[in-house]
Context: one part of a larger RNA
RNA sequence: UGACGGGGACCCGCACAAGCGGUGGAGCAUGUGGUUUAAUUCGAAGCAACGCGAAGAACCUUACCAGGGCUUGACAUACCUACUAUAAUGACAAGAGAUUGUUGUUUUCAGUUUGGCUGGGUAGGAUACAGGUGCUGCAUGGCUGUCGUCAGCUCGUGUCGUGAGAUGUUGGGUUAAGUCCUUAAACGAGCGCAACCCCCAUUCUUAGUUACCAUCAGGUUAAGCUGGGUACUUUAAGAAAACUGCCGGUGAUAAGCCGGAGGAAGGUGGGGAUGACGUCAAGUCCUCAUGGCCCUUACGUCCUGGGCUACACACGUGCUACAAUGGUAGUUACAAAGAGUCGCAAACUCGCGAGGGUAAGCUAAUCUUAAAAAAACUAUCUCAGUCCGGAUUGCACUCUGCAACUCGAGUGCAUGAAGUCGGAAUCGCUAGUAAUCGUAGAUCAGCGUGCUACGGUGAAUACGUUCCCGGGUCUUGUACA
Numbered sequence: 001u002g003a004c005g006g007g008g009a010c011c012c013g014c015a016c017a018a019g020c021g022g023u024g025g026a027g028c029a030u031g032u033g034g035u036u037u038a039a040u041u042c043g044a045a046g047c048a049a050c051g052c053g054a055a056g057a058a059c060c061u062u063a064c065c066a067g068g069g070c071u072u073g074a075c076a077u078a079c080c081u082a083c084u085a086u087a088a089u090g091a092c093a094a095g096a097g098a099u100u101g102u103u104g105u106u107u108u109c110a111g112u113u114u115g116g117c118u119g120g121g122u123a124g125g126a127u128a129c130a131g132g133u134g135c136u137g138c139a140u141g142g143c144u145g146u147c148g149u150c151a152g153c154u155c156g157u158g159u160c161g162u163g164a165g166a167u168g169u170u171g172g173g174u175u176a177a178g179u180c181c182u183u184a185a186a187c188g189a190g191c192g193c194a195a196c197c198c199c200c201a202u203u204c205u206u207a208g209u210u211a212c213c214a215u216c217a218g219g220u221u222a223a224g225c226u227g228g229g230u231a232c233u234u235u236a237a238g239a240a241a242a243c244u245g246c247c248g249g250u251g252a253u254a255a256g257c258c259g260g261a262g263g264a265a266g267g268u269g270g271g272g273a274u275g276a277c278g279u280c281a282a283g284u285c286c287u288c289a290u291g292g293c294c295c296u297u298a299c300g301u302c303c304u305g306g307g308c309u310a311c312a313c314a315c316g317u318g319c320u321a322c323a324a325u326g327g328u329a330g331u332u333a334c335a336a337a338g339a340g341u342c343g344c345a346a347a348c349u350c351g352c353g354a355g356g357g358u359a360a361g362c363u364a365a366u367c368u369u370a371a372a373a374a375a376a377c378u379a380u381c382u383c384a385g386u387c388c389g390g391a392u393u394g395c396a397c398u399c400u401g402c403a404a405c406u407c408g409a410g411u412g413c414a415u416g417a418a419g420u421c422g423g424a425a426u427c428g429c430u431a432g433u434a435a436u437c438g439u440a441g442a443u444c445a446g447c448g449u450g451c452u453a454c455g456g457u458g459a460a461u462a463c464g465u466u467c468c469c470g471g472g473u474c475u476u477g478u479a480c481a
Stems, first nucleotide, its partner, number of pairs: 001481002003478003007475007015465002019429005026320008034311002042053002064306007073129001077128002079125006087106008109119003131295002134293003140289002142284003145280001147278001152191006158167003171182003197272004202240007211230003216227003243266001246260005322422001326381006338369003343362002348357003388419001393414007435457007
């Protein structure tokens, strides 16, 4: 100087407390361990692995296993020989296919100095080489997690100390903040904080189509449907607005704090992006790149089938419930944000339905997806393993796709399991938040209760900092470095 302390002081955080809702019990979904297996590919491991890489394993993916093939190779560059100077696409036979053999059809490459000048393709051969999701993340780059959006981490000069170092960065106040003020052997500066960036909340200006409809006119079963208009809503560009600016109190005549006015908004207005020096030899050689090592008729490569989907069990994360603040049936309102031509698909029609047929419009403020759901109203059920709950299973179907057996999603009828609110323990959340309700998107032929985004309804509680956990500053002890 650090680190540590079941030392001290001060401060902060959904850390506790005060509340609300969960997990842990049930069924199922999903990930992991274990076990099994020919293989159940690999990685991730307290917080910070476990709905994680994977924004989507039937084949492919795919790295794993069994079997069948190839060996200059599926892919790249270079050399020699032969043939041809172009590309596309079929048929038949053998085979599980890869592949092998036979045989067609259409078309006749690019540049050009107009010189067959420069390129090219196929087959065979030999060698340099290709190839490796093989090992090492403890050889690495890059990227990422974490402490933590915590308020810290340092430097120059000066001064002090023999020196390691100290000072500055401490003290008194204050702040979300090493934020600011003040004091002071320090004076300055850098990386962080804040601000500058994006979205939301208010107003104004400009602009009015695909948006809107107050006024005028026409018109319908109905409808901004039409003329017309740009007020309003809205769209999208610009501008204004918030700064402790004003008033009072308090404070050291400071920084600031408390209250008030005005205001759409008040003291960081609410969100996001943004992550200092460093820590964990944290994670990743399977995104990519890369040193070294290893394989080279195989640890490379092509294919068929299987596996990654197994199942005495254990754990994590979720979904659905156990019901009346509810279930069922009917009627009837109100969103936002997205996506769409290999697509979204209206209307009509067939089917109980999933869906099928036909087909308008739309490369989209124009058309479509599209029905928002909870809510509201009416009726019914009356506390029961039930008109709760929906697992499981049977039958019959639909769709995608060469192909749904292993192993997809959905529909109808039937079946109707556990479950009556969950032990010890444990998690999230402070406001448009929790809780609850639907909607959309990425990936994607098809497939999610996951993920990401969107809006609707919309709470309770916070006395306080003694305690648990984590962090910051100062100080103290130390047989630790």
Molecule: small-subunit ribosomal RNA, 3' major domain
Organism: wastewater metagenome